[in-house]
Molecule: Lysine riboswitch aptamer
Organism: sheep gut metagenome
RNA sequence: AAUAGAGGCGCGGCUUUUAUCAGUAAAGCGGACAACGGUGCGGAAUCACUGCGCUCCAAAGGAAAAGCCGCCGAAAUUCACAUCGGAUUCCGACGGUGUGCGUUGGGACACUGCAGAAUAUGCCGUGUACUGUCACAUCUGUGGAGCGCUAUU
Numbered sequence: 001a002a003u004a005g006a007g008g009c010g011c012g013g014c015u016u017u018u019a020u021c022a023g024u025a026a027a028g029c030g031g032a033c034a035a036c037g038g039u040g041c042g043g044a045a046u047c048a049c050u051g052c053g054c055u056c057c058a059a060a061g062g063a064a065a066a067g068c069c070g071c072c073g074a075a076a077u078u079c080a081c082a083u084c085g086g087a088u089u090c091c092g093a094c095g096g097u098g099u100g101c102g103u104u105g106g107g108a109c110a111c112u113g114c115a116g117a118a119u120a121u122g123c124c125g126u127g128u129a130c131u132g133u134c135a136c137a138u139c140u141g142u143g144g145a146g147c148g149c150u151a152u153u
Base pairs, nucleotide, nucleotide: 001153002152003151004150005149008072010071011070012069013068014067015066016065017064018063027055028054029053030052036051037050038049039048040047041092042091043090044089045088046087075104076103077102079100080099081098082097083096084095085094105131106130108128109127110126111125113123114122115121133144134143135142136141137140
């Protein structure tokens, strides 16, 4: 350097189902439609709708399980930039996609914060034990990182 391979509550994608979202949004009928208030992510301006009652009643995003497929930097992600999105314009936040510099061996659990409708779930950070691997000392510890480890050539 090439090829093959191992971590295990291992990683990702697709499909189906389920719950949630939600008896919410939208729609229909009636009422109201002066003023005032509310909603359309936050602020400013504008615009639109709307407030009460009845009927009817979703979806996306997010999640879980099963199956199938591809895999073992699998993959995930902070930040920066570009672009797209929600009524419009400006600023900001958030979400999707892409690029770049980085970070993380792996999953589990707890806590803080952020995202989220959410108690689900994800992510940054901290901590705990566990686990694979290598090194050092030694029979039980300490330390390192996947740019690692094992095998073959």